[in-house]
RNA sequence: GGGCAUAUAGCUCAGGGGUUAGAGCGGUUGUCUUAUAAACAACAGGUCCCUGGUUCGAAUCCAGGUAUGCCCA
Numbered sequence: 001g002g003g004c005a006u007a008u009a010g011c012u013c014a015g016g017g018g019u020u021a022g023a024g025c026g027g028u029u030g031u032c033u034u035a036u037a038a039a040c041a042a043c044a045g046g047u048c049c050c051u052g053g054u055u056c057g058a059a060u061c062c063a064g065g066u067a068u069g070c071c072c073a
Base pairs, nucleotide, nucleotide: 001072002071003070004069005068006067007066010025011024012023013022018056027043028042029041030040031039049065050064051063052062053061
């Protein structure tokens, strides 16, 4: 220098055009217990990497960029 893949909650990930963006783990609170853990219930937590474009509508499609990983040179 060229090619490919990935980027969504604190972590691991799902969701690939249309409802209010979700799960597990983790966090907070409550119930239970002498107390803790476990279990159960509820709650909080998101600029869907960034900037544009397409569309009535974009996390999702397209272009460029950034970061990370892999391959080639």
A computed fold for a 73-nucleotide RNA from a bacterium, annotated as transfer RNA. Its mean pLDDT, the model's own confidence on a scale to 100, is 81. It was read from a public genome assembly. It matches the Rfam family "tRNA". About the family: Transfer RNA (tRNA) molecules are approximately 80 nucleotides in length. Rfam classes the family as a transfer RNA.